[in-house]
Molecule: Bacterial RNase P class A
Organism: chicken gut metagenome
Formats: sequence, structure tokens, C1' cells
RNA sequence: GCCUGAACGGCCGCGGGCGGAGCCCGAAAGGGCCCGCCUGAGGAAAGUCCGAGCUCCACAGGGCAGGAAUAACGGCUAACGGCCGCCGGGGGCGACCCCAGGGAAAGUGCAACAGAGAGAUACCGCCGCCUUCGGGCGGUAAGGGUGGAAAGGCGAGGUAAGAGCUCACCGGCGCGCGGGAGACCGCGCGGCCCUGCAAACCCUAUUCGGAGCAACACCGCGGAGGGACACCAUGUGCCGGCCCGGCGCGUCCCGUGGAGGUGGCAUGAACCGGAGCGGCAACGCACGGUCAAGAUAGAUGGUCGUUCUAGACAGAACUCGGCUUACAGGGCUGGU
Repeated sequence: GCCUGAACGGCCGCGGGCGGAGCCCGAAAGGGCCCGCCUGAGGAAAGUCCGAGCUCCACAGGGCAGGAAUAACGGCUAACGGCCGCCGGGGGCGACCCCAGGGAAAGUGCAACAGAGAGAUACCGCCGCCUUCGGGCGGUAAGGGUGGAAAGGCGAGGUAAGAGCUCACCGGCGCGCGGGAGACCGCGCGGCCCUGCAAACCCUAUUCGGAGCAACACCGCGGAGGGACACCAUGUGCCGGCCCGGCGCGUCCCGUGGAGGUGGCAUGAACCGGAGCGGCAACGCACGGUCAAGAUAGAUGGUCGUUCUAGACAGAACUCGGCUUACAGGGCUGGU
């Protein structure tokens, strides 16, 4: 770095699919039971932290403000804040590992304690001058002391003592040249030398509508509502009984959508394979093969036998790509 995640068998049970000249219910469509066969959790199904598909809602276009996320460079990918490679920095003898890796010269703020002093500075010391000999004034960041950090480091020259004041080397910054796809690297020139913190505010660049499958779509016995037709003619109810007459139940259509049902929901950025091709790699392409749970109160279990290392973390609920977290034991491979 990778793989694996007890094995085999018997019996009973459960979800899904297919089949059945069986039984039951139903007008039918169909449903239930029974029988047979096939199939039935994971490497993380988890956290829901990123990125998408799909669905509905919102939305003329542009800018400002606010919020969130990300932060060197090149590539991979449907996309990503993921992965690979590379650069820079840090750690390790090494294999290798780690980075919250834009800006501190736009501005504001902070730097506890210690210390004289934390961009402002002279405590001790050193040097010069003065002195009432206690000290005072000035110069000095080379030495001491404090601190995570104190005038770029270090050596030489120089000096009253010192100081990039001057010079060599190293570091940074700026400019030039060369190399690289780029981050960047190398060389040369210039004393230009500027404290740290953005995991403080802030600034810069890029990206960003919201909600989620209990999304959502369709069907829909009954019921509310609307309309049309037929004519009270055969049935029936009401208008007190009877006759006439009228109104309704009636039939059909539209429409709403409670119960319930169906789809979404398993052929997809799919998975597997090897000694193919391109690429350092992530990955892409080609070839061959496979179809692999789909529930809706929710199945995947129980028991017995044999074996062993005595069995961990844990279980689908729209689906993918990542990341993170949990994990007994076993195995493989390359290295220091």
C1' cells in the first nucleotide's frame, strides 16, 4: 500500500421474482392460500461533511452591499472543497510522512509574563566630552541580560567605540537574462534590508437560488361541487290522502382529491475480468462477460451438526462519485 470480513450441510421461517389443468374470494380485472424453482445487505449500508443526477418551487439582464465556502501550479473527472503528479516549506539516518501553502509595502488592531525597549527603544557594558567624582550629556545595537521574536546572519576591513559604513559568503527584496506548460529554479547586477500574527478585523481572486423521494407524477370505490340529456312515459320519494300538475332520486360528462393503489425504484457518469492500448500516475479507450435486495411498518432470521484462529464494527429505504469515522481476526505485495 492492497485484499478479506468464518466455512459447509440439515430442518423451520420471512421479503422479492417466475411458474402451477390445485383450493378459496370476486361479476370481472385481480387478490389470498398452497406447492416448486431462482434470488435476498456492507466495506463501511454509518456520519450527512462535500460534489452531482433526478423532482418541484422561485427567477428578465447587470451592478452594489451582506453571507458562506475555497486558496501555490499542472492534470484527472459529469463534477468536487476529491484524486494524481509536481513546486515550495517542515520533519525523519532512511523508506517515507505532514502543511488552515493568497495578501503584513492598503488600513485598523494585538504581541500576556519577562525585559530599558515589542517599529519603538540605551538597563548593564563600550567610546567621547564635562564633573562637585555621586554622576550628567552625547555616540553606539559589536558584547551582556529578557523574550517565541530585539537593529538580516557571519567573518574581515574600518572606527574614539561602533554601525551595510565598506567588502566576501549566505538569506530576503527589486531589476535583468536564461530554463520550464506552470508553480518555480539557476545565474548576474543593485547595500535596497522592510519584526511577528490574517487559526484578529480586513483586503484580493473564484464559486454559490431554495427544498428534498414523506421530492414529485398518475389512477382513484365513496363523498362535496358544476354541467348536459331525458322527460315525468315504466319504478320510487316529496308537495296532507286521491287525480292532474310540479320538483327530485335517475343516466351521462366535467372536476376536486380523503382512504387506498401504481410509478418514481434498480440498465446505470453501472459492475466484473485479464498478461490489450495511451499515460509516471489519477484516469481514459478498446475487448470479453454480468444484471446483482427493492421493502412501505418495513424481509435478509432461528436452530442443530462438523471444522477452525471461536467470529469485530455494524445493517439497505431514490441513486451515484468522494471524504470522514467504527472495526476482532486472517492474508498478499513492495520497500527502509